[in-house]
Context: one part of a larger RNA
RNA sequence: GGUGCAUGGUGAAUGCCUAGGCGUGCAGAGGCGACGAAGGACGUUGUAGGCUGCGAUAAGCUCCGGGGAGUGGCCAAACACGCUUUGAUCCGGAGAUCUCCGAAUGGGGCAACCCAACCUCACUGGGCAACCAGAUGGGGUCACCGGCGGCUGAAUGCAUAGGCCGUCCGGGGCGAACGCGGGGAACUGAAACAUCUCAGUACCCGCAGGAAAGGAAAUCAACCGAGACUCCGUCAGUAGCGGCGAGCGAAAGCGGAUCAGCCCAUGGCUUCGAGCCAUACGUCGUCGCGAGCGCAACCGAACGGUCUGGAAAGGCCGACCACAGAAGGUGACAGUCCCGUAGGUGCCAGGCGAGCGGCGGCGGUCGAGUAGGUCGGGGCUCGUGGAACCCUGACUGAACUUGGGGGGCCCACCCUCCAAGGCUAAGUACUCCUGCACGACCGAUAGUGGACAAGUAAUGCGAAUGAAAGGUGAAAAGCACCCCUUCUAGGGGAGUUAAAAGUACCUGAAACCAUGUACCU
Numbered sequence: 001g002g003u004g005c006a007u008g009g010u011g012a013a014u015g016c017c018u019a020g021g022c023g024u025g026c027a028g029a030g031g032c033g034a035c036g037a038a039g040g041a042c043g044u045u046g047u048a049g050g051c052u053g054c055g056a057u058a059a060g061c062u063c064c065g066g067g068g069a070g071u072g073g074c075c076a077a078a079c080a081c082g083c084u085u086u087g088a089u090c091c092g093g094a095g096a097u098c099u100c101c102g103a104a105u106g107g108g109g110c111a112a113c114c115c116a117a118c119c120u121c122a123c124u125g126g127g128c129a130a131c132c133a134g135a136u137g138g139g140g141u142c143a144c145c146g147g148c149g150g151c152u153g154a155a156u157g158c159a160u161a162g163g164c165c166g167u168c169c170g171g172g173g174c175g176a177a178c179g180c181g182g183g184g185a186a187c188u189g190a191a192a193c194a195u196c197u198c199a200g201u202a203c204c205c206g207c208a209g210g211a212a213a214g215g216a217a218a219u220c221a222a223c224c225g226a227g228a229c230u231c232c233g234u235c236a237g238u239a240g241c242g243g244c245g246a247g248c249g250a251a252a253g254c255g256g257a258u259c260a261g262c263c264c265a266u267g268g269c270u271u272c273g274a275g276c277c278a279u280a281c282g283u284c285g286u287c288g289c290g291a292g293c294g295c296a297a298c299c300g301a302a303c304g305g306u307c308u309g310g311a312a313a314g315g316c317c318g319a320c321c322a323c324a325g326a327a328g329g330u331g332a333c334a335g336u337c338c339c340g341u342a343g344g345u346g347c348c349a350g351g352c353g354a355g356c357g358g359c360g361g362c363g364g365u366c367g368a369g370u371a372g373g374u375c376g377g378g379g380c381u382c383g384u385g386g387a388a389c390c391c392u393g394a395c396u397g398a399a400c401u402u403g404g405g406g407g408g409c410c411c412a413c414c415c416u417c418c419a420a421g422g423c424u425a426a427g428u429a430c431u432c433c434u435g436c437a438c439g440a441c442c443g444a445u446a447g448u449g450g451a452c453a454a455g456u457a458a459u460g461c462g463a464a465u466g467a468a469a470g471g472u473g474a475a476a477a478g479c480a481c482c483c484c485u486u487c488u489a490g491g492g493g494a495g496u497u498a499a500a501a502g503u504a505c506c507u508g509a510a511a512c513c514a515u516g517u518a519c520c521u
Base pairs, nucleotide, nucleotide: 001520002519003518004517005516006515007514008513009512015506016471017470020442021441022439023438024437025436026435027434028433029431030430031174032173039101040100041099042055043054044053046079047078049075050074051073061095062094063093064092065091066090070083071082072081106115107114108113117141118140119139120138121137122136123134124133125132126131144171145170146169147168148166149165150164151163152162178209179207180206181205182204183203189196193243219226220225230257231256232255233254234253240248241247261423262422263421264367265279266278267277268276269275270274281363282362283361284360285359286358287357288356289355292352293351297345298344299343303318304317305316306315307314319336320335321325328338329337372396373395374394375393376392377391378390379389382408403418404417405416406415407414458465459464478505481493482492483491484490
């Protein structure tokens, strides 16, 4: 030096565990906001920090209901001081307070800051009083846009535009997906590429709702008939479209889900146009009544002995309950120990609620610059094609039931339907959020990025990127006391414990290191 073995160290795999995730189903909820949101800054507990809660009334204040002995949130104890059967802490509901920033809205601004104005209240001084002056503090008003109402009011006579006023009404911003509308790519594919495709996708913008959109035939069909719309299955990768390439790709019908149809009217007044009033109807909003639903919560059966053990829920013996043998906890595996479970009960306030009623808003006599045409585009399976149909930028431009649209150029016959006004539940889509249940889902390099101070630490000028890190024990019983020591770390005794499992703590593999020993050199 090597090899084997043993004992340790280091190290963290593995096993077991789960506080956290993932997915699905059902139900709920589907909004919040100038009554100042979402999100923050700064504060706030007797004591530093983080989280949670809260807001100068600051881990809280008031009231109602529940509950019934402890309690002043967590990390997280300790001490001090409190509260509490005159019912606290806690749970449900309602209310009050709610700094500053933020749509942020008095003006400004480098968010959480700076600077005002006016009115008013309190205070002080003067004055008999009305009132005047003053510094500080409290309250209120003051952004912009739209609507409504009122007052005014040009060119320009009536008017209109415009202006001013209103402590009137509304908007503004945020929010995961779903929805409708306005815009709208490219990579890519075509084995290159230009029409085409990707795709009306991504993305941007506007707007809304709990759903949205659509919707009651100027529809289809085929000479038979159907009877709004939406969604699913099928039709069907069919008919078609297509540098007939790549590819794109219906509809009717049939089977289902769910079903629902309605309105534009009448009368009166004024001066043509047109406007106003009243009532009815439809619809929307809002308010009230309202059977009932529903929320904190409450009641809720039945076990002992013995053995092993640190500990019994385990073994053995003998019982009991069950509309309850779901689940969790308890020193190992508990129907009968705890919490629960089945079943039952359940109020004030607040919430939902079929339906009924009140109030308010909107609707307006059947649809003309419309249908159709020409030109240019777009949408449909339809890429201009024989190209109908739908939409419309430009120019044109009918008929009026003896009428008009459609049936894929066009014409005829035939069939069918009534455009150019409006409303409409359900079936359908989604899940930021709440509750319950479940899983041939994960189990700490997995499962969310995040089981832990996680969108934290850290990185970046910034947009943004973005970790690692779980487990003592049943219980801290967390090693009193003694010894070595640089008086620290660490270790040795002693003690606790079932065990040291000793806070670098369950198990504790391997690499690697050390010591001992055997053999080889």

Large-subunit ribosomal RNA, domain I from a Phycisphaerae bacterium, 521 nucleotides, folded computationally. Taxonomically the source falls in Phycisphaerae (Bacteria, Pseudomonadati, Planctomycetota). The full RNA is in RNAcentral, with records from ENA. Its mean pLDDT, the model's own confidence on a scale to 100, is 81.